[in-house]
Context: one part of a larger RNA
RNA sequence: UGACGGGGGCCCGCACAAGCGGUGGAGCAUGUGGUUUAAUUCGACGAUACGCGAGAAACCUUACCAGGGCUUGACAUUUACAUGACGGUUUAAGAGAUUAGGCUUUCCUUUCGGGGACAUGCGAACAGGUGCUGCAUGGUUGUCGUCAGCUCGUGUCGUGAGAUGUUGGGUUAAGUCCCGCAACGAGCGCAACCCUUAUUGUCUGUUGCCAGCAUUUCGGAUGGGGACUCAGACAAAACUGCCGGUGACAAACCGGAGGAAGGUGGGGAUGACGUCAAAUCACCAUGGCCCUUAUGUCCUGGGCUACACACGUGCUACAAUGGCAAGUACAAAGCGUUGCGAGAAGGUGACUUUAAGCUAAUCGCAAAAAGCUUGCCUCAGUUCGGAUUGGAGUCUGAAACUCGACUCCAUGAAGUUGGAAUCGCUAGUAAUCGCGCAUCAGCAUGGCGCGGUGAAUAUGUUCCCGGGCCUUGUACA
Numbered sequence: 001u002g003a004c005g006g007g008g009g010c011c012c013g014c015a016c017a018a019g020c021g022g023u024g025g026a027g028c029a030u031g032u033g034g035u036u037u038a039a040u041u042c043g044a045c046g047a048u049a050c051g052c053g054a055g056a057a058a059c060c061u062u063a064c065c066a067g068g069g070c071u072u073g074a075c076a077u078u079u080a081c082a083u084g085a086c087g088g089u090u091u092a093a094g095a096g097a098u099u100a101g102g103c104u105u106u107c108c109u110u111u112c113g114g115g116g117a118c119a120u121g122c123g124a125a126c127a128g129g130u131g132c133u134g135c136a137u138g139g140u141u142g143u144c145g146u147c148a149g150c151u152c153g154u155g156u157c158g159u160g161a162g163a164u165g166u167u168g169g170g171u172u173a174a175g176u177c178c179c180g181c182a183a184c185g186a187g188c189g190c191a192a193c194c195c196u197u198a199u200u201g202u203c204u205g206u207u208g209c210c211a212g213c214a215u216u217u218c219g220g221a222u223g224g225g226g227a228c229u230c231a232g233a234c235a236a237a238a239c240u241g242c243c244g245g246u247g248a249c250a251a252a253c254c255g256g257a258g259g260a261a262g263g264u265g266g267g268g269a270u271g272a273c274g275u276c277a278a279a280u281c282a283c284c285a286u287g288g289c290c291c292u293u294a295u296g297u298c299c300u301g302g303g304c305u306a307c308a309c310a311c312g313u314g315c316u317a318c319a320a321u322g323g324c325a326a327g328u329a330c331a332a333a334g335c336g337u338u339g340c341g342a343g344a345a346g347g348u349g350a351c352u353u354u355a356a357g358c359u360a361a362u363c364g365c366a367a368a369a370a371g372c373u374u375g376c377c378u379c380a381g382u383u384c385g386g387a388u389u390g391g392a393g394u395c396u397g398a399a400a401c402u403c404g405a406c407u408c409c410a411u412g413a414a415g416u417u418g419g420a421a422u423c424g425c426u427a428g429u430a431a432u433c434g435c436g437c438a439u440c441a442g443c444a445u446g447g448c449g450c451g452g453u454g455a456a457u458a459u460g461u462u463c464c465c466g467g468g469c470c471u472u473g474u475a476c477a
Stems, first nucleotide, its partner, number of pairs: 001477002003474003007471007015461002019425005026316008034307002042053002064302007073126001077125003081121004087104007107116003128291002131289003137285002139280003142276001144274001149188006155164003168179003194268004199236007209225002213223003239262001242256005318418001322377007334365003339358002343354004384415001389410007431453007
């Protein structure tokens, strides 16, 4: 100087408390361990692994296994020689990779010797490796933590390591600001500048809108209009600016006015010096090592989907604040031409046939759902719950057996609120309800977004956990 203490002081955080809803019990989905297996490819392991890499494992992906093939190679560059345009189509064998043929085509240039480009064959250099080492590395990332810290120059003090500044009194979300002070300044962080949301104005009105005026098939549909909504561009607005109180005449805090918004207005992006030899050689790059008729590469089939079991994360429930049936209302954000697909017809249905419109503020996906109205059910393992299984189908796709999703009929399991323990959340939040997108031929209870309805509680900091500052002890570094 640090680190540590079941030392002390001050302070903060959904850390506790106060509340609301969960997990842990059930069934299923998904990840992991274990076991099994020819293979169940690999990585990730307290917090900071376990719906994680993976934003889609039937083939492909795919790295694994079995079998069948190839060896200048599936891919790149250079080059010696030989042959020929490349290519298109087709026959046979085979699981295919591939092998053996048939037909067709006959490149550009030329001084007719040749030259150029491309392809094939045979050689040479070389390719290739998701093989090992993340404890050789770059890059990227997690975490402490959006915590308020981490440092430097000059000066001063100290023999020195170092100290001071950065401590102290207040204050703040903040090393934020004020005052004091052997310190005076500065840098990286904080804040602000950026995006979005909340208010208003100006401008512009089509594909958007419709107050008034006409027409109307009653549909902003038509004429028309720019008022309104909305869409964008620009601008204004919030700064403790104003008032009162407290304070040290300061910083600031408390209350109030005005205001759409008030003290960082809400949300996002943004992550200092560093810590964990943290993670990643399988995103990529790369040193070293290793393989080179194989640890490379092509193909078929299988596996990654196994199943006495254990754990994590979720979905659906156990019902009456509910279930079912009929009717009816209100979003936002997105996506669409290899696409979204209205309408009509067929089918109980998944869906099919036909097909309008739309390269989209124009057309479509599209029905929002919880909600509201009416009726039935009446506390039951039930009109709760939907697992499982049988049968019949639909769709995608060469192909749904291993191993897809969905539909209909039948079946109708566990489950009556969950032990010890444990998680999330402070406001448009929790809870609850649907909608969309990425990936994608098909496949979503996961992920990322969007809006609808919309709470309870916080007296407080004794305690648990994590963190910041000062101080003290130490046989620790």
A computed fold for a 477-nucleotide part of an RNA from a metagenome, annotated as small-subunit ribosomal RNA, 3' major domain. It matches the Rfam family "Bacterial small subunit ribosomal RNA".